The prediction has a mean pLDDT of 88. A computed fold for a 251-nucleotide part of an RNA from a Bacteroidota bacterium, annotated as large-subunit ribosomal RNA, domain VI.
[in-house]
Context: one part of a larger RNA
RNA sequence: CGUUGGAAGUUUGAGAGGAUCUGACCUUAGUACGAGAGGACCGGGUCGGACGUACCUCUGGUGUAUCUGUUGUGGCGCCAGCUGCAGUGCAGAGUAGCUACGUACGGACAAGAUAAGCGCUGAAAGCAUCUAAGCACGAAACUUACCUCAAGAUGAGACUUCCUUUAAGGGUCGUAGAAGACUACUACGUUGAUAGGCUGUAGAUGUAAAGAUAGUAAUAUCAAAGUCGAGCAGUACUAAUUACCCGUAGA
Numbered sequence: 001c002g003u004u005g006g007a008a009g010u011u012u013g014a015g016a017g018g019a020u021c022u023g024a025c026c027u028u029a030g031u032a033c034g035a036g037a038g039g040a041c042c043g044g045g046u047c048g049g050a051c052g053u054a055c056c057u058c059u060g061g062u063g064u065a066u067c068u069g070u071u072g073u074g075g076c077g078c079c080a081g082c083u084g085c086a087g088u089g090c091a092g093a094g095u096a097g098c099u100a101c102g103u104a105c106g107g108a109c110a111a112g113a114u115a116a117g118c119g120c121u122g123a124a125a126g127c128a129u130c131u132a133a134g135c136a137c138g139a140a141a142c143u144u145a146c147c148u149c150a151a152g153a154u155g156a157g158a159c160u161u162c163c164u165u166u167a168a169g170g171g172u173c174g175u176a177g178a179a180g181a182c183u184a185c186u187a188c189g190u191u192g193a194u195a196g197g198c199u200g201u202a203g204a205u206g207u208a209a210a211g212a213u214a215g216u217a218a219u220a221u222c223a224a225a226g227u228c229g230a231g232c233a234g235u236a237c238u239a240a241u242u243a244c245c246c247g248u249a250g251a
Base pairs, nucleotide, nucleotide: 001152005163006162007161008160009159010158011157015149016148017147018146021049022048023047024046025045026044027043033038051106052105053104054103055102059100060099061098062097066093067092068091069090070089071086072085073084074083075082076081110144111143112142117137119135120134169246170245171244172243173189174188175187176186177185194239195238196237197235198234199233200232201231203228204227205226211222212221213220214219
């Protein structure tokens, strides 16, 4: 821009893409078959491999949020206590998030029309013949079926609701996000829990400082302490103010 009034939402599916894998074992059954040796079709079940999709409850990884220990050195006048730098100084743990080595699920069942092939009936050709007329089977291939996208499918579809005048609706702007390069998308904007803060907490770390007590002291106890808390709740304290723009048509 189009889809022939303008919007908000829900859809149909022409068409396109994806997937389509496979093993072992148990059973049927030591049956059919076979002198024996050996040893099935068909059918039923269990457990896998590789591949794929989604997710983070579990198990792990990461985790320059965080907590703790510690070395050297500088600083806060000194002690104590903190703090800067040294690859995050180094080391031990580790929430959220992201992840695989983790978890869950998938390939199915079935139908249609067929290929090679197997047939029935059956003439031409009194026989025979799956074929000439006719009829029935038959594969991971084909068309469906399963998953995803999809009306610019210009063949532009359908349904529901809203707007009949400065309309419905949309945008700018702001607070943000399990969304993200930007844009877009999604949530919210005081009729408010959108983010921050605050309060609490799942959880992480591992028992802070100061003081008291015990001990000559190191140290121990008071003390599951203190600190953090990207997660989860609650709470308008702070910031989402005010306002502007587009839209306004046919019958």

It matches the Rfam family "Bacterial large subunit ribosomal RNA". Gene Ontology terms of the family: ribosome and structural constituent of ribosome.